[in-house]
RNA sequence: GCCCUGUUAGCUCAGCGGUAGAGCGCUUCAUUGGUAAUGAAGCGGUCCCGGGUUCAAUUCCCGGAUAGGGCU
Numbered sequence: 001g002c003c004c005u006g007u008u009a010g011c012u013c014a015g016c017g018g019u020a021g022a023g024c025g026c027u028u029c030a031u032u033g034g035u036a037a038u039g040a041a042g043c044g045g046u047c048c049c050g051g052g053u054u055c056a057a058u059u060c061c062c063g064g065a066u067a068g069g070g071c072u
Base pairs, nucleotide, nucleotide: 001071002070003069004068005067006066007065010024011023012022013021018055025043026042027041028040029039030038048064049063050062051061052060
């Protein structure tokens, strides 16, 4: 220098055009003599950034940032 992949909740990851989900976590309640476990309810997101396409973009296209890998 060139190519590929990733970037979504506090963490690990789904979702690939139509108002964003799970597990774990955290909070409250129930249960217990008290914990743990279990059950119920709830909390939590500028979907890395900027443009473009579209009626509509986390999703498609272009550029950038960043992390990992490959080639020379």
Record summary: A computed fold for a 72-nucleotide RNA from a Candidatus Kariarchaeaceae archaeon, annotated as transfer RNA. The organism belongs to Candidatus Kariarchaeaceae, within Archaea. The prediction has a mean pLDDT of 81.